[in-house]
Transfer RNA from a Bacillota bacterium, 72 nucleotides, folded computationally. It matches the Rfam family "tRNA". From the family's description: Transfer RNA (tRNA) molecules are approximately 80 nucleotides in length. Rfam links the family to the GO term triplet codon-amino acid adaptor activity. The family's RNA type in Rfam is transfer RNA. It was read from a public genome assembly. NCBI's taxonomy places the organism under Bacteria, Bacillati, Bacillota.

RNA sequence: GCGGAUGUAGCACAGUGGUAGUGCGUCUCCUUGCCAAGGAGAAGGUCGUGAGUUCGAACCUCAUCAUCCGCU
Numbered sequence: 001g002c003g004g005a006u007g008u009a010g011c012a013c014a015g016u017g018g019u020a021g022u023g024c025g026u027c028u029c030c031u032u033g034c035c036a037a038g039g040a041g042a043a044g045g046u047c048g049u050g051a052g053u054u055c056g057a058a059c060c061u062c063a064u065c066a067u068c069c070g071c072u
């Protein structure tokens, strides 16, 4: 230099055009004499960044950044 993969909540991931979710974790409450376990609820997201297409984009297109892999 060229090509490819990945990027979504604190962590691990799902979500292939129509309200962004699951598990763990965190916080509150219930249960218990206490802890653990269990139950209920809540908070937490400019979906790496910027632009484009579309009535509508995490999803399609282009550029770009980071990490990883391959080729030269």
Stems, first nucleotide, its partner, number of pairs: 001071007010024004018055001026042005048064005